[in-house]
Molecule: RNase P RNA; transfer RNA
Organism: Actinomycetota bacterium
RNA sequence: AGGGUCGCCCGGGUCACCGCGUUAUAGAGAUAUACCGAGGAAAGUCCGGACUCCAAUGAGCAAGACGGUGGGUAAUGCCCACCCGGAGAAAUCCGCGGGAAUAGUGCCACAGAAAAUAAACCGCCUCUUCGAGUAAUCGAAAUAGGUAAGGGUGAAACGGUGGUGUAAGAGACCACCAGUAUUCAUAGCAAUAUGAAUAGCUAGGUAAACCCCGUCUGGAGCAAGACCAUGCAGAUAGCGUUUGAACGGCUCAAGUGAGCUAUCGGGUAGGUUGCUUGAAUCUGUAAGUAAUUACAGAUCUAGAUGGAUGGUGAUCCUUCUUUCUCGCAAGAGAUGAGAAGACAGAAUCCGGCUUAUAGGGCGACUCUUCUU
RNA sequence: GUCCCUGUAGCUCAGGGGAUAGAGCGACCGCCUCCUAAGCGGUAGGUCGCCGGUUCAAUUCCGGCCAGGGACA
Numbered sequence: 001a002g003g004g005u006c007g008c009c010c011g012g013g014u015c016a017c018c019g020c021g022u023u024a025u026a027g028a029g030a031u032a033u034a035c036c037g038a039g040g041a042a043a044g045u046c047c048g049g050a051c052u053c054c055a056a057u058g059a060g061c062a063a064g065a066c067g068g069u070g071g072g073u074a075a076u077g078c079c080c081a082c083c084c085g086g087a088g089a090a091a092u093c094c095g096c097g098g099g100a101a102u103a104g105u106g107c108c109a110c111a112g113a114a115a116a117u118a119a120a121c122c123g124c125c126u127c128u129u130c131g132a133g134u135a136a137u138c139g140a141a142a143u144a145g146g147u148a149a150g151g152g153u154g155a156a157a158c159g160g161u162g163g164u165g166u167a168a169g170a171g172a173c174c175a176c177c178a179g180u181a182u183u184c185a186u187a188g189c190a191a192u193a194u195g196a197a198u199a200g201c202u203a204g205g206u207a208a209a210c211c212c213c214g215u216c217u218g219g220a221g222c223a224a225g226a227c228c229a230u231g232c233a234g235a236u237a238g239c240g241u242u243u244g245a246a247c248g249g250c251u252c253a254a255g256u257g258a259g260c261u262a263u264c265g266g267g268u269a270g271g272u273u274g275c276u277u278g279a280a281u282c283u284g285u286a287a288g289u290a291a292u293u294a295c296a297g298a299u300c301u302a303g304a305u306g307g308a309u310g311g312u313g314a315u316c317c318u319u320c321u322u323u324c325u326c327g328c329a330a331g332a333g334a335u336g337a338g339a340a341g342a343c344a345g346a347a348u349c350c351g352g353c354u355u356a357u358a359g360g361g362c363g364a365c366u367c368u369u370c371u372u
Numbered sequence: 373g374u375c376c377c378u379g380u381a382g383c384u385c386a387g388g389g390g391a392u393a394g395a396g397c398g399a400c401c402g403c404c405u406c407c408u409a410a411g412c413g414g415u416a417g418g419u420c421g422c423c424g425g426u427u428c429a430a431u432u433c434c435g436g437c438c439a440g441g442g443a444c445a
Base pairs, nucleotide, nucleotide: 001368002367003366004365005364006363007362008361009360010359012316013315014314015313016312017311018310020037021036023034024033025032026031039343043354044353046352047351048350049349050348051221052220053219054218057253058252059251060250061249063217064216065215066214067213068082069081070080071079072078083097084095085094086093087092098212099211104210105209106206107205108204121151122150123147124146125145126144128141129140130139131138132137159177160176161175162174163173164172178202179201180199181198182197183196184195185194186193187192225273226272227271228270234264235263236262237261238260239259246256247255280299281298282297283296284295285294286293287292317341318340319339320338321337322336323334324333325332326331373444374443375442376441377440378439379438382397383396384395385394390428399415400414401413402412403411421437422436423435424434425433
């Protein structure tokens, strides 16, 4: 200098005028003044909590979620560190990563002989049988048997190479290599790693199929819930009142004890509260590799309810287009002109994840080339 | 706002790991008829909403988006 990877941050600034909302103050009121007034995702509603109500009880079942190890947290399916596997030349990235799929069940289309207790289509062989021969040996047989070395099929065919062996072959046996399991030693909190010994052990894939193991989970959601006000009309059907309806998915126990369910019809279409001070924000110090935590100080920072947070102008900034000037060119300059400035919009509140996002800035690491 | 459901041919729907993705209606062509309808025979028509992942293999299983619909005072 040029690529690449990762992390963090900004998300137009200032001024003027007009306008909107909450709160406070003033005012009889209209209104005036002051302060404050969207985000990193306010989004998707995918996880986890706070909060509120439901029966503040117990047991079992069902259902669902999660899944390497250790740590963090209010909690998590999130985060940090490490391990293992995979990608990359590296920085680094990816992994729904429990079960050696050896508890069991299921599935593996087509092709292929055979798809899971392996299997005989082609090929190889004839120890077998028959015939000839004294014998060595020769010939014949498939409707018989052996053989998984070779061919071909497939996503996948039951370790690889070489030898011994054999009728031909085969981990049948041997040597080496690869893998797996068990035991021991060492390192580590652990997952795991390394080394040694032993075992011919060689085990197909699939659990984002059922399942098994371990851990966790009651349900509903601020349209929860509480209070005030307004208004109305019940009808039909079914179940039930001690032979017990209904009461958080089911059952049982304990408990409450007269209503409940469905359809149709009638009424209300208002207000207050919950509501924003909170696992809060910023700064500093300390502990920790880190996530994070502790302590101290400072700050108060939206609360609408048909739903506020906007518009116009000026100027600056950034980018683009174009014009002019200088210059051989690369390029430089202009108080020349014009255009553009993303994704998006709180609704009970937090912590995460995911997705969208014009443009810009900072830092760390890695690779290549050049110079010293 | 909160909570659910759905997406397959022009329309309405099946299919829930291996099919050439089917059915009815519709469209087009032919037969029948004097003509039409009905009937009969045939043909075309598919990014299985999109993007990733699991698997040998995905419309189907898992995750994330997009679009549409519904319930709740």